[in-house]
RNA sequence: GCCGGCGUAGCACAACGGUAGUGCAUCGGUUUUGUAAACCGAAGGUUGUGGGUUCGAUUCCCACCGCCGGCU
Numbered sequence: 001g002c003c004g005g006c007g008u009a010g011c012a013c014a015a016c017g018g019u020a021g022u023g024c025a026u027c028g029g030u031u032u033u034g035u036a037a038a039c040c041g042a043a044g045g046u047u048g049u050g051g052g053u054u055c056g057a058u059u060c061c062c063a064c065c066g067c068c069g070g071c072u
Base pairs, nucleotide, nucleotide: 001071002070003069004068005067006066007065010024011023012022013021018055026042027041028040029039030038048064049063050062051061052060
């Protein structure tokens, strides 16, 4: 230099173009002599950045940034 993949909650990951979810962690409650476990509930997101297409974009297109891999 060329090609490909990935970027979503604190962490690991889902999500037919039509309300962004799950598990763990965190907080509150129930239970226990107490802790843990179990159960119930809550909070937590500019979906990497900027544009484009669309009535509508996490999703499709372009550029850029970061990470990983391959080729030279």

Record summary:
The RNA shown here (transfer RNA) has 72 nucleotides and comes from a Gemmataceae bacterium. The source organism's lineage runs through Bacteria, Planctomycetota, Planctomycetia, Gemmatales and Gemmataceae. The RNAcentral record of the sequence draws on ENA. Its mean pLDDT, the model's own confidence on a scale to 100, is 83. It matches the Rfam family "tRNA". By type it is a transfer RNA. Gene Ontology term of the family: triplet codon-amino acid adaptor activity.